The prediction has a mean pLDDT of 82. Transfer RNA from an Armatimonadota bacterium, 73 nucleotides, folded computationally.
RNA sequence: GGGAGUAUAGCACAGCUGGUAGUGCGUUCGCCUCCAAAGUGAAAGGUCCCGGGUUCGAAUCCUGGUGCUCCCG
Numbered sequence: 001g002g003g004a005g006u007a008u009a010g011c012a013c014a015g016c017u018g019g020u021a022g023u024g025c026g027u028u029c030g031c032c033u034c035c036a037a038a039g040u041g042a043a044a045g046g047u048c049c050c051g052g053g054u055u056c057g058a059a060u061c062c063u064g065g066u067g068c069u070c071c072c073g
């Protein structure tokens, strides 16, 4: 230099064909217990990496960047 993959909650990841962004763990609070653990119920937490475009509507499609991983030279 050329090419591919990837970026979504604190962490690990889902999100099918464009239509209100989810799961597990963690955190906080409640129940349970003499107390705690375990169990159980609930809550909080996300400008979906950044910019632009298409569309009534974009995490998703198109385009330009950036980070990371891999392949080729």
Base pairs, nucleotide, nucleotide: 001072002071003070004069005068006067007066010025011024012023013022019056027043028042029041030040031039049065050064051063052062053061
It matches the Rfam family "tRNA". Rfam classes the family as a transfer RNA. The organism belongs to Armatimonadota, within Bacteria.